[in-house]
Context: one part of a larger RNA
Molecule: small-subunit ribosomal RNA, central domain
Organism: unidentified marine bacterioplankton
């Protein structure tokens, strides 16, 4: 002396469930595997270390000693960990009664708007831009009135509001269905936490088969701009966007902050509950609980900032990092229809 780290410097897995493993609440007894002490045996000699002796010294030779172990056996201890048996209720869960919600799935349905078509009125422009042109229009457009079709999205409500593990979820109604919160009792009795592999879910784009196609719009075409303009602007426009089934498995999948638990000043807004106080009621005040925001003490931090929703103080378990480039690439493996995904180097160079 017994690595240091991961919000922004390299580094938290996209998310959850869960196998092995690791870790594990209170208490009684037993046991003695771990643990601690003692004894015996062994740990050859030489070497090395300490201390003497002998060659004139030294190297060298030689006497003695200490030390050295995941060691074996025996004896003892019984706190802690383990194991076995028993008990407990505060962790976890179940039951009962309520509550909020764009949580998920299926079916149905509504209005506004865009577009197209049909009919009426009506006449020369419309559209578009910085300015224009391409484009549309006397075969009657645009405007306006009535009707029809069809697809997609749901204004206001709407809110650092709600729900969900994350991705994400927003008109209305019905059905099926998951989770969460609150109160008071009863019950089970540690049943828990984390989680390598594994499994499931996973925006957008993309792929396969079959539908659908209003608007928008990669590609593409044309018009402009420009020195050029494979762009920005304009007129069009196909995949796609939508639906069903299957695949892909990635994102600045972000809080750039893994999950769980405990502890540690306050103030303030808001959402869902509960209790109390006074009150006719609406509402108000206080306490409490589960979220979600803004400040802020201590503390932490390189600083910015974080600050009970921690990046503070600790514990349990997992993932990951180790100079820049080469490179998240090559090769090989696995997966995929493909696109590619995943795992993942080295030479060389600074």
């Nucleotide at each position: 002396c017994u690595g240091g780290g991961c919000g922004u410097a390299a580094a938290g897995g996209g998310u959850u469930c869960g196998u092995a493993g690791g870790u594990g609440g209170u208490u009684u007894g037993a046991u003695a595997a771990g643990u601690u002490g003692g004894c015996u045996g062994u740990g050859a000699a030489a070497u090395a270390c300490c201390u003497g002796g002998g060659c004139u010294u030294a190297a060298c030779c030689u006497g003695g000693g200490a030390g050295g172990g995941u060691c074996a056996g025996c004896c003892a201890a019984g706190a802690c960990u383990g194991u076995c048996a028993g008990a407990c209720u505060c962790g976890a869960g179940u039951a009962u009664a309520g509550g909020a919600g764009a949580g998920g799935g299926u079916a149905g349905u509504g209005g506004a708007a865009u577009u197209u078509c049909c009919g009426g009125u009506g006449u020369a422009g419309c559209g578009g831009u910085g300015a224009a042109a391409u484009g549309c229009g006397u075969a009657g457009a645009g405007a306006u009135c009535g009707g029809a079709a069809g697809g997609a999205a749901c204004a206001c409500c709407a809110g650092u509001g709600g729900c969900g593990a994350a991705g994400g979820c927003g008109g209305c109604u019905a059905c099926c269905u998951g989770g969460c919160c609150u109160a008071a009792u009863a019950c089970u009795g540690a049943c828990a936490c984390u989680g390598a592999g594994g499994a499931a879910c996973g925006a957008a784009a993309g792929c396969g088969u079959g539908g659908g196609g209003a608007g928008c719009a990669a590609a593409c075409a044309g018009g402009a701009u420009u020195a050029g303009a494979u762009a920005c602007c304009c007129u069009g426009g196909u995949a796609g966007u939508c639906c069903a089934c299957g695949c892909u498995g990635u994102a600045a999948a972000c809080g750039a902050u893994g999950u769980c638990a405990a502890c540690u000043a306050g103030c303030u807004g808001u959402u869902g509950g509960g209790c109390a106080u006074a009150u006719a009621a609406a509402g108000a005040u206080g306490c409490u609980u589960a979220g979600u925001g803004g400040c802020g003490c201590a503390g932490c931090u390189a600083a910015c900032g974080c600050g009970a929703u921690a990046a503070g103080u600790u514990g349990a378990c997992c993932g990951c990092c180790u100079g820049g480039g080469g490179a998240g690439u090559a090769c090989g493996g696995u997966c995929g229809c493909a696109a590619g995904a995943u795992u993942a180097a080295a030479a060389c160079u600074c």